[in-house]
This is a predicted structure of a 97-nucleotide RNA (Bacterial small signal recognition particle RNA) from Gloeomargaritaceae cyanobacterium C42_A2020_066. Of the family's consensus pairs, 100% are formed in the model. The organism belongs to Gloeomargaritaceae, within Bacteria.
């Protein structure tokens, strides 16, 4: 010099981690000024019946609360895999001086 090849650097990407935040699911949550049912009482009616409804009770909303090998953004120190750069360090074989 040629060819092969470890490795480093510097860029690209894929994966994993850890952390905010948000969604979702999961409970908790309204004396009245949320809905539903409204015992009891009350009111109109001759009478049948209606009528508004306190409390309890369910149901949820503001909002909370534990969480969840969800699900997304954002960020972290770098961790491991692929490719490229032929920039740096090397090892091989082959030819020449």
């Nucleotide at each position: 010099g040629a060819c092969c090849u470890g490795g480093a650097u510097c860029c690209a990407u894929g994966c994993g981690g850890c952390u905010c935040c948000a969604a979702c699911g999961c409970c908790c949550g309204a004396a009245c000024c949320g809905u539903g049912u409204c015992a009891g009482a009350a009111c109109c009616g001759g009478a049948a019946g209606g009528u508004a409804g306190c409390a309890g009770c369910a149901c949820u909303a503001a909002g909370g609360g534990a969480u969840g090998c969800u699900u997304g953004u954002a960020g972290c120190a770098g961790g491991c895999g692929u490719g490229g750069u032929c920039u740096c360090c090397g090892g091989g074989u082959c030819u020449u001086u």